[in-house]
RNA sequence: AUCUGAAAAAGGCUAAUCCAUCGAAAGGUGGAGACGCAAAAUCACCGGUCUAAGGGGCAUGAGUCUCUAUGACAGCGGGAUUACCAGA
Repeated sequence: AUCUGAAAAAGGCUAAUCCAUCGAAAGGUGGAGACGCAAAAUCACCGGUCUAAGGGGCAUGAGUCUCUAUGACAGCGGGAUUACCAGA
């Protein structure tokens, strides 16, 4: 340096949920809390998924309709970068 692994040792992160807060929402942030995770560390590059403020369409008693990401998800998959320990 590369590959494999979490058995050991040292650790790390934190799902759902609750409270507060930001946001139109999806969702984010902080605290509590741990379903789980060998990259559940970072990145929206590719695919996928979620939301629809704004814009478009249809409609006319004026929608609980429909399309759309510039918004979001890294704990959906791929990819890129970095990384502790052990073994080969």

The RNA shown here (c-di-GMP-I riboswitch aptamer) has 88 nucleotides and comes from Geopsychrobacter sp. It was read from a public genome assembly, where an Rfam model found it. The coordinates come from a structure-prediction model, not an experiment, and the mean pLDDT is 85.